Predicted 3D model of a 131-nucleotide RNA (c-di-AMP riboswitch aptamer (ydaO/yuaA leader)) from Micromonospora yasonensis. It was read from a public genome assembly, where an Rfam model found it. Its mean pLDDT, the model's own confidence on a scale to 100, is 75.
RNA sequence: GCGGUGCCACCGCCCAAUCGCCCACAGGCGAGCCGGGGAACCAGGUACCUGGGGUGAAUCCGCGCCAGCGGUAGGGGCCUCUUCCGUCCCGAACCCGGCAGCUAACCCGGUCGGCGGUCGAUGGAAGGGAA
Repeated sequence: GCGGUGCCACCGCCCAAUCGCCCACAGGCGAGCCGGGGAACCAGGUACCUGGGGUGAAUCCGCGCCAGCGGUAGGGGCCUCUUCCGUCCCGAACCCGGCAGCUAACCCGGUCGGCGGUCGAUGGAAGGGAA
């Protein structure tokens, strides 16, 4: 000098997952935010088979020597902002328990986790904002 890894601080990103106070290091409370349950009205109404529902973008299809592979509904990043195009990723996991349409009052729960900090798609077009 170059490269790699770890920790701390700072900045930033996905996400509802932030902020304040108490307490001390386990938690508690409040605000904000997110989700669920729950009338009337409305919606839906047969029988059988298949249980069904929820959080989330994360569902469906094809192939398979069942580990996976290829697509895909959908979601996210990247030009300060918005839309379209383009491009690059993700397309998981978990919970309730035989039960949930919508839903005022009311009731319940959550507020975790995971990344990045440089050599580049810091792309193209249109529009907007600010100076």